[in-house]
Context: one part of a larger RNA
RNA sequence: CGCUGGAGCAUUGCGGGGCGCGGACCCUAGUACGAGAGGACCGGGUCGGACGAUCCGCUCGUGUCCCGGCUGUCGUGCCAACGGCACCGCCGGGUAGCGAUGAUCGGCACGGAUAACCGCUGAAAGCAUCUAAGUGGGAAGCCGUCCCCAAGAUGAAUGCUCCCAUGCCUCUCGAAGGCACUGAAGGGCCGGGGGAGACCACCCCGUCACGAGGCCGCCCGUGGACGUCUGGCGACAGACGCCGAGCGUAGCGGUCCUCAUCGCCCGUGCGG
Numbered sequence: 001c002g003c004u005g006g007a008g009c010a011u012u013g014c015g016g017g018g019c020g021c022g023g024a025c026c027c028u029a030g031u032a033c034g035a036g037a038g039g040a041c042c043g044g045g046u047c048g049g050a051c052g053a054u055c056c057g058c059u060c061g062u063g064u065c066c067c068g069g070c071u072g073u074c075g076u077g078c079c080a081a082c083g084g085c086a087c088c089g090c091c092g093g094g095u096a097g098c099g100a101u102g103a104u105c106g107g108c109a110c111g112g113a114u115a116a117c118c119g120c121u122g123a124a125a126g127c128a129u130c131u132a133a134g135u136g137g138g139a140a141g142c143c144g145u146c147c148c149c150a151a152g153a154u155g156a157a158u159g160c161u162c163c164c165a166u167g168c169c170u171c172u173c174g175a176a177g178g179c180a181c182u183g184a185a186g187g188g189c190c191g192g193g194g195g196a197g198a199c200c201a202c203c204c205c206g207u208c209a210c211g212a213g214g215c216c217g218c219c220c221g222u223g224g225a226c227g228u229c230u231g232g233c234g235a236c237a238g239a240c241g242c243c244g245a246g247c248g249u250a251g252c253g254g255u256c257c258u259c260a261u262c263g264c265c266c267g268u269g270c271g272g
Base pairs, nucleotide, nucleotide: 001152005163006162007161008160009159010158011157015149016148017147018146021049023047024046025045026044027043033038051106052105053104054103055102059100060099061098062097066093067092068091069090070089071086072085073084074083075082076081110144111143112142117137118136119135120134164271166180167179168178169177170176171174181269186266187265188264189263190206191205192204193203194202211259212258213257214255215254216253217252218251220248221247222246227240228239229238230237231236
């Protein structure tokens, strides 16, 4: 921009894409077959591999500053306690999120038309012949069935709901031009944000409010803060402390304390 008034939401599915894997073991059955050795078709069940999708309860990882420990040095006047720098200084752990090595699920079955091939009936050609008329079976393949996209499918589909019901002027009179009033439904801008995201888009919220932050609580992580006392020359250890002190990121809630203020624009007037 189009889809022939505008708008919101929900659909149909033309068409396109994805998936499509193979293995071992057990039963049938030591059966059929075979002198024996060996050893099935068909059918049923179990297990596991690779691949793919989704997820984070479990396991494992990351987690750049969440907690603790440690060294050197500089600083906060000194002790103590802290802070800066040293690859996040190094080391031990680790929430959310993200991830796989972890978890769950998938390939199936079935229907239709067929290929090679196997048939039925059957003439031309008194026989024969699956074919000439007619007709049945038959593949991991084809068309469906399962999953995803999908009406720019310009062949522009469908359903539901919502919105708009002024007055006047001009001429070259037309699907014409203009003035005043009106400005809907709905959308956008703007602002607070998001397991959404390069931007855009998408989704939620904006005081009739818990959207984010703060604060409070819970979960969870670290692992016993500072200080005081006791023992020891001291490094240090113990007690105050009942397994939980102090500190704490993204998690789960609560609470209008802070910021979502005030507003603006587009979109019209019933549709040759």